[in-house]
RNA sequence: UUUAUCCAGAGUGGCUGAGGGAACAGGCCCUACGAAGCCACAGCAACCUGGCCCGCGAGCCAAGGUGCUACCUCCUGCCCAGUACGGGAGAGAUAAA
Numbered sequence: 001u002u003u004a005u006c007c008a009g010a011g012u013g014g015c016u017g018a019g020g021g022a023a024c025a026g027g028c029c030c031u032a033c034g035a036a037g038c039c040a041c042a043g044c045a046a047c048c049u050g051g052c053c054c055g056c057g058a059g060c061c062a063a064g065g066u067g068c069u070a071c072c073u074c075c076u077g078c079c080c081a082g083u084a085c086g087g088g089a090g091a092g093a094u095a096a097a
Stems, first nucleotide, its partner, number of pairs: 001097006011041005019030003024077004042069003047065002049062004053057001073091001078088003
């Protein structure tokens, strides 16, 4: 850069010790009953991968490579729309190339 997906799902322990939810702004939240980070184990999902088949699929199984495990990508911001789990753009995240 291109393509696809982003309303689902899944957490405990140890170390540490004050911030965190990407950045900016406004909100709303989480947090010493322990934030972020690191480590271990556990789990979720199924993009890549491997396998299965009268059936080759928008199929099924596995879980090796990634990823993920508060809140819709926490919400809004720009355009359309006008009350709807609204649509789109932009930004971001993840995968594959």
SAM riboswitch aptamer (S box leader) from a soil metagenome, 97 nucleotides, folded computationally. RNAcentral holds the sequence, with entries from MGnify. Model confidence (mean pLDDT): 85 of 100.